[in-house]
Transfer RNA from a Thermoplasmatota archaeon, 75 nucleotides, folded computationally. It matches the Rfam family "tRNA".

RNA sequence: GGGCGUGUGGCCUAGCCUGGAUAUGGCGCCAGCCUCCUAAGCUGAAAGUCGGGGGUUCGAAUCCCUUCACGCCCG
Numbered sequence: 001g002g003g004c005g006u007g008u009g010g011c012c013u014a015g016c017c018u019g020g021a022u023a024u025g026g027c028g029c030c031a032g033c034c035u036c037c038u039a040a041g042c043u044g045a046a047a048g049u050c051g052g053g054g055g056u057u058c059g060a061a062u063c064c065c066u067u068c069a070c071g072c073c074c075g
Base pairs, nucleotide, nucleotide: 001074002073003072004071005070006069007068010027011026012025020058030044031043032042033041051067052066053065054064055063
C1' cells in the first nucleotide's frame, strides 16, 4: 500500500442481510420497599451524538460515500 472483519449506556449483548419511528436483554451504579442490619428478592429511575462526518429517504443503528481505531490476511 491492497483486501476482509469488528465498533451499540460503565461492562457484555440483541437488532443490521429485509429502513418504520418509543434501540433488546443481562450485569453494574443510584433511590425506594422488605429486614434488627447486610445479602437475596421486589419496584422505580438515571445512563446511548448506535466510532466520527456527509449523503439518500417522508423516515437511517440498518442503505451509500468518506474517515478513525482495533484485529486478520496479502504484498
The organism belongs to Thermoplasmatota, within Archaea.